[in-house]
RNA sequence: AAUGAACGCUGGCGGCAGGCUUAACACAUGCAAGUCGAACGAGAAGCUACCUUCGGGUAGUUGUGGACUAGUGGCGGACGGGUGAGUAACGCGUGGGAAUCUACCAUAUAGUGGGGGACAGCCCGGAGAAAUCCGGAUUAAUACCGCAUACCUUCGGACUCACUUGUGAGCCUUUCGCUAAUAGAUGAGCCUGCGUAAGAUUAGCUAGAUGGUGGGGUAAUGGCCUACCAUGGCGACGAUCUUUAGCUGGUUUGAGAGGAUGAUCAGCCACACUGGGACUGAGACACGGCCCAGACUCCUACGGGAGGCAGCAGUGGGGAAUAUUGCACAAUGGGCGCAAGCCUGAUGCAGCCAUGCCGCGUGUGUGAAGAAGGCCUGGCUGUUGGCCAAUCAAUUAAUACUUGAUUGGAUUGACGUUACCCACAGAAGAAGCACCGGCUAACUCCGUGCCAGCAGCCGCGGUAAUACGGAGGGUGCAAGCGUUAAUCGGAAUUACUGGGCGUAAAGCGCGCGUAGGCGGUUAUUUAAGUCAGAUGUGAAAGCCCUGGGCUCAACCUAGGAACUGCACCUGAUACUGGAUAACUAGAGUACAGAAGAGGGUGGUGGAAUUUCCUGUGUAGCGGUGAAAUGCGUAGAUAUAGGAAGGAACAUCAGUGGCGAAGGCGGCCCCCUGGAUUGAUACUGACACUGAGGUGCGAAAGCGUGGGUAGCAAACAGGAUUAGAUACCCUGGUAGUCCAUGCCGUAAACGAUGUCAACUAGCCGUUGGAAGACUUGAUCUUUUAGUGGCGCAGCUAACGCAAUAAGUUGACCGCCUGGGGAGUACGGCCGCAAGGUUAAAACUCAAAUGAAUUGACGGGGGCCCGCACAAGCGGUGGAGCAUGUGGUUUAAUUCGACGCAAUGCGAAGAACCUUACCUACUCUUGAUAUCCUCAGAAUCUUUAAGAGAUUAGAGAGUGCCUUCGGGAACUUGGAGACAGGUGCUGCAUGGCUGUCGUCAGCUCGUGUCGUGAGAUGUUGGGUUAAGUCCCGCAACGAGCGCAACCCCUAUCCUUGGUUGCCAGCACGUAAUGGUGGGAACUCCAGGGAGACUGCCGGUGACAAACCGGAGGAAGGUGGGGAUGACGUCAAUUCAUCAUGGCCCUUAUGACCAGGGCUACACAGGUGCUACGAGGGGCAGUCCAGAGGGGCGCAAUACCGCGAGGUGGAGCCAAUCCCAGAAAACUGCUCGUAGUCCGGAUCGGAGUCUGCAACUCGACUCCGUGAAGUCGGAAUCGCUAGUAAUCGCGAAUCAGAAUGUCGCGGUGAAUACGUUCCCGGGCCUUGUACACACCGCCCGUCACACCAUGGGAGUGGGUUGCAAAAGAAGUGGUUAGUCUAACCUUCGGGAGGACGAUCACCACGGUGUGAUUCAUGACUGGGGUG
Repeated sequence: AAUGAACGCUGGCGGCAGGCUUAACACAUGCAAGUCGAACGAGAAGCUACCUUCGGGUAGUUGUGGACUAGUGGCGGACGGGUGAGUAACGCGUGGGAAUCUACCAUAUAGUGGGGGACAGCCCGGAGAAAUCCGGAUUAAUACCGCAUACCUUCGGACUCACUUGUGAGCCUUUCGCUAAUAGAUGAGCCUGCGUAAGAUUAGCUAGAUGGUGGGGUAAUGGCCUACCAUGGCGACGAUCUUUAGCUGGUUUGAGAGGAUGAUCAGCCACACUGGGACUGAGACACGGCCCAGACUCCUACGGGAGGCAGCAGUGGGGAAUAUUGCACAAUGGGCGCAAGCCUGAUGCAGCCAUGCCGCGUGUGUGAAGAAGGCCUGGCUGUUGGCCAAUCAAUUAAUACUUGAUUGGAUUGACGUUACCCACAGAAGAAGCACCGGCUAACUCCGUGCCAGCAGCCGCGGUAAUACGGAGGGUGCAAGCGUUAAUCGGAAUUACUGGGCGUAAAGCGCGCGUAGGCGGUUAUUUAAGUCAGAUGUGAAAGCCCUGGGCUCAACCUAGGAACUGCACCUGAUACUGGAUAACUAGAGUACAGAAGAGGGUGGUGGAAUUUCCUGUGUAGCGGUGAAAUGCGUAGAUAUAGGAAGGAACAUCAGUGGCGAAGGCGGCCCCCUGGAUUGAUACUGACACUGAGGUGCGAAAGCGUGGGUAGCAAACAGGAUUAGAUACCCUGGUAGUCCAUGCCGUAAACGAUGUCAACUAGCCGUUGGAAGACUUGAUCUUUUAGUGGCGCAGCUAACGCAAUAAGUUGACCGCCUGGGGAGUACGGCCGCAAGGUUAAAACUCAAAUGAAUUGACGGGGGCCCGCACAAGCGGUGGAGCAUGUGGUUUAAUUCGACGCAAUGCGAAGAACCUUACCUACUCUUGAUAUCCUCAGAAUCUUUAAGAGAUUAGAGAGUGCCUUCGGGAACUUGGAGACAGGUGCUGCAUGGCUGUCGUCAGCUCGUGUCGUGAGAUGUUGGGUUAAGUCCCGCAACGAGCGCAACCCCUAUCCUUGGUUGCCAGCACGUAAUGGUGGGAACUCCAGGGAGACUGCCGGUGACAAACCGGAGGAAGGUGGGGAUGACGUCAAUUCAUCAUGGCCCUUAUGACCAGGGCUACACAGGUGCUACGAGGGGCAGUCCAGAGGGGCGCAAUACCGCGAGGUGGAGCCAAUCCCAGAAAACUGCUCGUAGUCCGGAUCGGAGUCUGCAACUCGACUCCGUGAAGUCGGAAUCGCUAGUAAUCGCGAAUCAGAAUGUCGCGGUGAAUACGUUCCCGGGCCUUGUACACACCGCCCGUCACACCAUGGGAGUGGGUUGCAAAAGAAGUGGUUAGUCUAACCUUCGGGAGGACGAUCACCACGGUGUGAUUCAUGACUGGGGUG
């Protein structure tokens, strides 16, 4: 875009169209084919006349009717209408043809005479339920039968006649018929070229089959039929078989070519319940005719009968689905008729249905620039056609007929209460559907919470959904809108127009060659192809163009064009084809040369392995990562000599050679194929490709017979391993080898078919030839191979590039998403293994190629880090402390979970904290803002209670004021609101951890690439560093690095209290205590200093590195702060903030007690130890950095001690905490569960605090556990570091083994980068990209789906064979019967019936083929 549509929601009008696509399923009822009295007989009723017994009868009549009924006869029921079952066919389409018929119609000619015998009907009788049938009598014709006439002749035949109207009658004329013959028209039959679906997993088919002759038959040709003869005919250009299907004009789509389709309308065909058959007729093998058989339905008195909607309506059924049992013959057409007319479910109309196309509406205007309306005036617009009558004209013999003109006249409508027109009325009667994430026009809120659901594709939904559902809003279309189905397009996605095959699907493994296709140069001829013109045809409708008619449009209508086709005629001759004659450039032959693992047969050689024999010789050999099995004292291995046997041929050896491919390797003889080079001669297109066909064809495998040294599937043993039906080792059989026969496949690969031509170069190499000179290991040219690079061009890219994947030509093969599957079934081949040909159901939305960026690798290169190594000290074992898990509990609040949670939030849980539990209470609340009433605030006090709280009593009356009141505070009240450590860190901000203080992460412009992207940032050096230098299609820049900041190490300078004291004085038992000083230390301000600056070497004349000097310090001096782009949905809603959700007499608030401190256990982090470098006792020496007013607290006194009493001093460089400890000097202990170790427990105390029971710290006395240096494993540290020693602070009433700081003493080691871990850069592979914690294979288990096999079973179709044989037709006929004609009257001719033969439908039998369904069990496949 489109539909004969259906479904959902909705629905105003009209016009024009359309309407069982399914069950060719079954049908109730009505109608759909009759007509003619001008062919015929009979003839009721009516009327007239007469008669009458008054019931009626008789005759006549119609200017009555075919009405009423049937019959004889004629014409029509072969048209019209329906359907598409069958049919792959001369069925249809198109174009030709000859051997035919044709009622009615028109044309021309002739004729139309005269007889006869019956049968229906009617009547009578009979049988039957009915349908119907039988017998008898009588009768007419345009029914039937002879004859005459005429005529034709192929000599067979054919045919032969009567009548109506009209008139009083006759004649003439005329009309309608009939018969024969003529030529038409129309219709029909037949033949034929071409075209007309799929399957080769259908390859052979055919006996009336192909042809001839004779005969029969037909309207007609013909094996159409028959007898005889011959053996043909069809088929790879697809016969036969199977499946499907009515064909066409057209319709629909498409730019076209094509594709799909064949409703309505039109042409043809076929069919009429199923099968068969003929009759009649001009025409049928007949939809509303007949006969027979079958199935079904109906009636029945059970004896027998009837029927055929795929006509129009209608019913049931089927189905997603398709209408009224309507009106009319008014029009158009058909049948009959002289006509009037009758019939007509054809047709014309109406009804139903938004089924489609088209149109309209559902409201919209005007007005002080004068609307609408009224009134007035003018203009425009609506009648044609046929018939009849008269007249005229043409024609004619004519006043027939016919045609035309003028005038006049009359009439037919189903639709129809039509359309249309005029007037009036009233906003009156009328809007929905789908969509709104992208494609694709249109966005928000609420609900839901991977649920419910959506979805055409991608996909959406797991608590902030523009995607689900609802709403508001919007977008699109609109009496419709969406969905579904099916068609074409897009799809160049079957490619004729117009595709491909190196790697995406796709070149047969390779030759030879048949058919076919295609084919060099010249000339003549032909005219098949080709081209041009003309003619015929190509139905109408439709499409297209131009007009016309409905108000427009759809629709209808007229004309034109077109119908690209077919046939025939004439012409042209370049090209192709045919014919003829020639040529040599393609191809081939002859001659001469030379290369080669080309093939086949036979022979022969040496090295090596193994075995055997002999000698020497002794304990191992062998094998591996390491071993073991194995061999060996019965003498191995090793070594020397000899012998046997089989297989393979080192070096030469080479991107060297040969061959079509597979493939071919010692040497020699013989046989043999091909390629190549050179120069001549010859043949004269002999060429190329190649469906089928045929041959060759690695390895493995199979058959038969040999052979077997080595190697070696299977197998055995030993190892390895969790296992090891493997990799490794020791053995070892088929096989490998030969002969012969099969197999016919390989990543049979250059993943690249064969042949030919053309298209820049450069460098090798093999074979041949020619030339040049300097005669060589030379150079140049050429040719046949074989390689490397590279331009143009091609390619998706990679790449190819004269050996093309470039540009062309010829021919063949092959491909069309992945899986299923190179599988199943069938066929063919094979001994088998198996090969070849080769599907479908089902399933997925991908599969694949090339390249890119990352990530990863038990890939590679370079480099770094307490990463390893080298060291020192620990953890893991013990006891205790502390945190976590788990368990327990009313609660043991919550968070943190590898590194990067676990002495973490917590710099400090007895109450408080506190968030948890139990119990008691409150509800505008413990707290904030606003309103209102009262009261200053505030303080003291009583009672109850565990307290919160509740109920009282008393004291107190403040501040400002414009005297109205106001501010602060407190109690009560109402509502807005408060409150939440409730949830979501996966909605967030902020803060933080980690990779990592690792050296990286990016951008602009330019350039390259189709693009993703690349380049820069890579490379060579160097660095701690993307630090710097050099190079470079890059040039620059930013965030990081470094530096700038702080502390520390040296010096200078300034200043000098609370710090200092050298020199000068004073004083003390002693002390910078005092005067004073400003030198020193120190303090705190400011400066200096270090920059690879200098020297030497190395390096590239660079950057830089190494060494040195000087210096307090040397190569970032040491430490700190400082953390790029990002990663981990990392941590935190319980610091804080915050969206959303939730609670609101509770998830909020207050309060008492309890809990966070539990304890079979497990992990982490620490402390103290296990002792002699030590423990205890005594003495002696030296810090730094801090803190102190709800504070630090001295001297003094008391206490064994914790501490107490007391209170000088200090808001601190002044006083205090405050004794530093290790160290050092002595004494003691003597290797032990101890004079080690200190847990645990008992007793007694101190301190803090409302309060130490759960549950504090400390002191003293007593007790004196484990533990004797710690398994596997694991942690920290590179110098003032580790280790060790003490001191201080924060938090804090009290409560550190933790944390954060401080100083004292003070080491060892680093060869080095192989390995472990982490990281950086480059490169490589990748099927990974939530990125190796990735991806992913197969079995097994379960569920579902389709499918193969399967003992079989049940259907359909069909072949063959032999039977069977209704009706019918034809043949024969000795039986029976017989109106017309003839007769010699006997009969004959002819006919009918019967019988029989032939053909044959249905049905049945046997045996095959094929197809469908189903089947216990079973095989694989797909999905989850």
Molecule: small-subunit ribosomal RNA
Organism: uncultured prokaryote